[in-house]
RNA sequence: GGGCGGAUAGUUCAACGGUAGAACGCUUGCCUUACACGCAAGAAGUUAGAGGUUCGAAUCCUCUUUCGCCCACCA
Numbered sequence: 001g002g003g004c005g006g007a008u009a010g011u012u013c014a015a016c017g018g019u020a021g022a023a024c025g026c027u028u029g030c031c032u033u034a035c036a037c038g039c040a041a042g043a044a045g046u047u048a049g050a051g052g053u054u055c056g057a058a059u060c061c062u063c064u065u066u067c068g069c070c071c072a073c074c075a
Stems, first nucleotide, its partner, number of pairs: 001071007010024004018055001026042005048064005
């Protein structure tokens, strides 16, 4: 230098172009003498950044950042 794949809740990951979800974690309540387990409820998102297409974008297009893999080049 070329190609490919990833970036979404605190973590690990989902999500036909049409209300952004799950599990674990966290908070509160119930339960218990208490803790754990269990049950119920809740909070938590600029979907890496910028632009474009579209009635509508996490999703499609362009550029950038960053992480990983492969190939090539080389003083």